RNA sequence: GGGCCGGUAGUUCAGUCUGGUAUGAACGCCGCAUUCGCAAUGCGGAAGUCUGGGGUUCAAAUCCCCAUCGGUCCA
Numbered sequence: 001g002g003g004c005c006g007g008u009a010g011u012u013c014a015g016u017c018u019g020g021u022a023u024g025a026a027c028g029c030c031g032c033a034u035u036c037g038c039a040a041u042g043c044g045g046a047a048g049u050c051u052g053g054g055g056u057u058c059a060a061a062u063c064c065c066c067a068u069c070g071g072u073c074c075a
Stems, first nucleotide, its partner, number of pairs: 001074007010027005020058001029045005051067005
């Protein structure tokens, strides 16, 4: 330098194929119940600039372009 894959909740991810309210999972966090107390368990809750910029569209995490960061392969 080139090819491919990836960046979404505090963490790890799904969701992109088929555009339609940030739709969710596990763990973590907070509250309540339970316990003498803790853990475990049950119930409930909070938490999102979907890497950045631009374009298309009534509408973009999703489609297009550029940049950036990480992984991997080639040179």